RNAcentral holds the full RNA, with entries from SILVA. Predicted 3D model of a 474-nucleotide part of an RNA (small-subunit ribosomal RNA, 3' major domain) from Viscum album. The source organism's lineage runs through Eukaryota, Streptophyta, Embryophyta, Spermatophyta and Viscum. The coordinates come from a structure-prediction model, not an experiment, and the mean pLDDT is 80. It matches the Rfam family "Bacterial small subunit ribosomal RNA". Gene Ontology terms of the family: structural constituent of ribosome and ribosome.
Context: one part of a larger RNA
RNA sequence: UGACGGGGGCCCGCACAAGCGGUAGAGCAUGUGGUUUAAUUCGAUUCAAAGCGAAGCAACAUACUAGGGCUUGACAUGCCGCAAAUCCUCGUGAAAGGGAGGGGUGCCUUCGGGAAUGCGGAUACAGGUGGUUCAUGGCUAUCGUCAGCCCGUACCGUAAGGUGUUGGGUUAUGUCCCGUAAUGAGCGCAACCCUCGUGUUUAGUUGCUGCCGUUGAGGUUGGAACCCUGAUCUGACUUCCAGUGAUAAGCCAGAGGAAGGUGAGGAUGAUGUCAAUUCAUCAUGCCCCUUAUGCCCUGGACGACACACAUGCUACAAUGGCCAGGACAAAGGGUCACGAUCCCGCGAGGAUGAGCUAACUACAAACCUAUCCUCAGUUCAGAUUGCAGGCUGCAACUCGCCUACAUGAAGACAGAAUCGGUAGUAAUCGCCGGUCAGCCAUACGGUGGUGAAUUCAUUCCCGGGCCUUGUACA
Numbered sequence: 001u002g003a004c005g006g007g008g009g010c011c012c013g014c015a016c017a018a019g020c021g022g023u024a025g026a027g028c029a030u031g032u033g034g035u036u037u038a039a040u041u042c043g044a045u046u047c048a049a050a051g052c053g054a055a056g057c058a059a060c061a062u063a064c065u066a067g068g069g070c071u072u073g074a075c076a077u078g079c080c081g082c083a084a085a086u087c088c089u090c091g092u093g094a095a096a097g098g099g100a101g102g103g104g105u106g107c108c109u110u111c112g113g114g115a116a117u118g119c120g121g122a123u124a125c126a127g128g129u130g131g132u133u134c135a136u137g138g139c140u141a142u143c144g145u146c147a148g149c150c151c152g153u154a155c156c157g158u159a160a161g162g163u164g165u166u167g168g169g170u171u172a173u174g175u176c177c178c179g180u181a182a183u184g185a186g187c188g189c190a191a192c193c194c195u196c197g198u199g200u201u202u203a204g205u206u207g208c209u210g211c212c213g214u215u216g217a218g219g220u221u222g223g224a225a226c227c228c229u230g231a232u233c234u235g236a237c238u239u240c241c242a243g244u245g246a247u248a249a250g251c252c253a254g255a256g257g258a259a260g261g262u263g264a265g266g267a268u269g270a271u272g273u274c275a276a277u278u279c280a281u282c283a284u285g286c287c288c289c290u291u292a293u294g295c296c297c298u299g300g301a302c303g304a305c306a307c308a309c310a311u312g313c314u315a316c317a318a319u320g321g322c323c324a325g326g327a328c329a330a331a332g333g334g335u336c337a338c339g340a341u342c343c344c345g346c347g348a349g350g351a352u353g354a355g356c357u358a359a360c361u362a363c364a365a366a367c368c369u370a371u372c373c374u375c376a377g378u379u380c381a382g383a384u385u386g387c388a389g390g391c392u393g394c395a396a397c398u399c400g401c402c403u404a405c406a407u408g409a410a411g412a413c414a415g416a417a418u419c420g421g422u423a424g425u426a427a428u429c430g431c432c433g434g435u436c437a438g439c440c441a442u443a444c445g446g447u448g449g450u451g452a453a454u455u456c457a458u459u460c461c462c463g464g465g466c467c468u469u470g471u472a473c474a
Stems, first nucleotide, its partner, number of pairs: 001474002003471003007468007015458001020420004026314008034305002042053002064300007073125001077124002079121005087102004092097001107114002127289002130287003136283002138278001140276001143272001148187002151184003154163003167178003193266004199233001201231004208223003211219002237260001239255002243251002303440001320373002324369003332361002338355001343350002380411001385406002388403004427450007
């Protein structure tokens, strides 16, 4: 100087407390361990692995495995020879591959040849998702959006080092004020950026709105007010006022205002820590393989199943379930796409194919009104299974999704323990997207609808910051 302390002081955080809803019990989905297996490819393992890499495992992907094949190779460059290339047919084979036959000659040219492509040969080499993240770059997680981390000059100390950065206040903040052997500066904080919330200006279509049309379909119709859309600007700064404070920084209350004290959310992540993760995104040193640890193909596996763990979904019901009618969103997506209308089908779906960027997708659901159910393993719950169908796709057995009918497990609100969030939040309700032929999505990422309770306080638990103290630790 640090680190540590079941030392002290001050302070903060959904850290505790308060209140709400969960997890742990059930069934299922997904991931992991273990076991099994020819193979169950590999990685990730406290927080910070485990719905993670994977924004889609039937083939492919694929790295694994069995079998069938290749060896200058699936791919690149250089040399030589032949033939332009593409194409068609036959038979062998699971395919890859290998065999036979046919047709046919283009472009440039100094007529020597050349370009492109294919085949053959030789050799340098290719190739490796092989090893090492404890050789590395880059990217990333975490402490932590915590308020810290440093430097120049100067001063103090023999030196390591210290001061500055400590102290009194204050702040979300090393934020600001005052003091001060320090005085200045840098990286962080804040602000500048994006979205939402108010208004102005501008623009006016497939949007908005007036009129005609009984309503409606619609209109050679009117308007630019409103709503909305999308571009520019404005606005918030403790500005004004009272109190308080040290006449400071600030704090508290009020005014005005759409918004008030960082307005809400996002992006933004200092010096460093963990030999943290990743050699399987990529790049790369060294080592290793080279008729194989490389390459092609078919089938299988990644989906196994006594069990253990993690994350979720659905429930156990009456604040509910079924049926009928009625109402109100936002944000997205779309040309090999999205698909209205009408017809067929109980339905999944099929047929038709208007239109297509404010059109369509698209009926939002919870909600409201009304009927039945009346506390039961039930008109709760929906696992599992049978049978019949539909769709995608060469292909749905291993191993897809959906529909109809039938079947109707467990489950009576869950032990020890444990998690989330402080307001348009939790809870709850649908909708959309990416990946994608299809889909194992209950995931992930967005979007709006309805919409709470509680916070006495900092004693305690956890984590962190500053000062101080002890130490046989570095």